[in-house]
Molecule: transfer RNA
Organism: Patescibacteria group bacterium
C1' cells in the first nucleotide's frame, strides 16, 4: 500500500431495529452523618467519532471519511 478488528459521560463499561428523552461502576460536585477526616447513605452533572443511506423507527444495519490497533508484505 492490502485486508480484519475497534470509536459511548472525565475514566471502565452495559444497552436483540422499539420498555432507552441510553443504564451502571469509579471519578467530580451538594447535602446527611462525623468534634475533624476517613467509611457509609441520598442526590446532582456527564456521552453514542464525523457525513450520508436504509427504515415507520437506528448507539445498532449500509456505504464514504477520520483516529487507533492488529496483520501481510
Nucleotide at each position: 500500500g492490502g485486508c480484519c478488528c475497534u470509536a459511548u459521560c472525565g475514566u471502565c463499561u452495559a444497552a436483540u431495529g422499539g420498555u432507552u428523552u441510553a443504564g451502571g461502576a469509579c471519578a467530580u460536585u451538594g447535602g446527611a452523618u462525623u468534634c475533624u477526616c476517613a467509611u457509609u447513605c441520598c442526590a446532582a452533572c456527564a456521552a453514542u467519532c464525523c457525513g450520508g443511506g436504509u427504515u415507520c423507527g437506528a448507539a445498532u444495519c449500509c456505504c464514504g471519511g477520520u483516529a487507533g490497533g492488529g496483520u501481510c508484505a